A computed fold for a 344-nucleotide part of an RNA from Solanum commersonii, annotated as small-subunit ribosomal RNA, central domain. NCBI's taxonomy places the organism under Eukaryota, Tracheophyta, Pentapetalae, asterids, Solanum. The RNAcentral record of the full RNA draws on SILVA.

Context: one part of a larger RNA
RNA sequence: CUGGGGGUAAAGGGCACCUAAUCGGUGAAUCGGGUUAAAAGUGAAAGCCGUCAAAAACUAGCGGAAUUCUCUCGAAACCAAUUCACUUGAGUGAGAUAGAGAACAGUGGAAUUUCGUAUGUAGGGGUGAAAUCAGGAAAUCUAUGAAGGAACGCCAAAAGCGAAGGCAGCUCUCUGGGUCCCUACCGACUCUGAGGUGCAAAAGCGUGGGGAGCGAAUAGGAUUAGAUACCCUGGUAGUCCAUGCCGUAAAUGAUGAGUGUUCACCCUUCGUCUACGCAGAUCAGGGGCUUACCUAACACGUGAAACACUCCGCCUGGGGAAUAUGGUCGCAAGACCAAAACUG
Numbered sequence: 001c002u003g004g005g006g007g008u009a010a011a012g013g014g015c016a017c018c019u020a021a022u023c024g025g026u027g028a029a030u031c032g033g034g035u036u037a038a039a040a041g042u043g044a045a046a047g048c049c050g051u052c053a054a055a056a057a058c059u060a061g062c063g064g065a066a067u068u069c070u071c072u073c074g075a076a077a078c079c080a081a082u083u084c085a086c087u088u089g090a091g092u093g094a095g096a097u098a099g100a101g102a103a104c105a106g107u108g109g110a111a112u113u114u115c116g117u118a119u120g121u122a123g124g125g126g127u128g129a130a131a132u133c134a135g136g137a138a139a140u141c142u143a144u145g146a147a148g149g150a151a152c153g154c155c156a157a158a159a160g161c162g163a164a165g166g167c168a169g170c171u172c173u174c175u176g177g178g179u180c181c182c183u184a185c186c187g188a189c190u191c192u193g194a195g196g197u198g199c200a201a202a203a204g205c206g207u208g209g210g211g212a213g214c215g216a217a218u219a220g221g222a223u224u225a226g227a228u229a230c231c232c233u234g235g236u237a238g239u240c241c242a243u244g245c246c247g248u249a250a251a252u253g254a255u256g257a258g259u260g261u262u263c264a265c266c267c268u269u270c271g272u273c274u275a276c277g278c279a280g281a282u283c284a285g286g287g288g289c290u291u292a293c294c295u296a297a298c299a300c301g302u303g304a305a306a307c308a309c310u311c312c313g314c315c316u317g318g319g320g321a322a323u324a325u326g327g328u329c330g331c332a333a334g335a336c337c338a339a340a341a342c343u344g
Base pairs, nucleotide, nucleotide: 003316004315005314007298008297012312014199015198016197017196021192025086026085027084028083029082030081033079034078035075036074038072040070041069048064049063050062051061089189091185092184095180096179097178101175103173105171106170107169108152113147114146115145116144117143118142124133160167161166204245205244206243207242208241209240213239214238218234219233220232221231256311257310258309259308260307261306265288266287267286268285269284271282272281273280274279318343319342326337327336328335329334
């Protein structure tokens, strides 16, 4: 290499869109490039196989095979090509419809904190117990008013939406995608997708704002043999907004995308139909249990890890190493591509 693999043993790219390229519905006709039948030629010698050869070595002779290739003449199922049709795949339109899908703007109440005023007086806070801490310059508690920032209780669900990351107070505007349904249109326009492009939690970085609570760093108090921790009192970056970068996560369903086929039962979301039974049918989702199958087992089991096909990415003992060097990207932090010596 072939092969064998990838839920958990090494291995699915974080996710999508798309270029090249691969793969690909039905019915005709044409063609004869691939394919295929026949005939001929070529395939030097050596080599290979057989034989000569029950002759070991060396040598000689004879025969054969040989991927192919060329030419001639045919076949037309399949692949390719061209042309004409079709409608089931894909798409468009009409009619309905659910949703925390996205963006912008506005707005609401609870709570924390701070401040003002009033009342009132010695305690408060915190812990396993304490102390640091805050309080007679009047705290905590109670009432009332104001400011400011962040997050949205109940509803709430194995619920919903989104390609993934993710998305939740309420309202306007604008906007993406989905599902159902019956008919109308279109007529294979498909699937995957190396490179490429875009999106991408948190943390981090640049600039400018903002800063209530929380809180890396840090200070103090405890604990302890020590305590650079766990606990407590403070507290800066950050968390928030705008904009530009970064491009990584146990980015997980540890399960790539697409298509087709497959035993039952139960719950649930959005539609449609029969209907008005505490019912049934159907489509697209979300869950539970399970037959066959599959699996090393656990488990999976119409949302497959079953049976098949197409395409992409990946793995090949552990360490060295998610490293070095080099290259590309980045303001930096670093990211991506990615070895070897050596070891056993």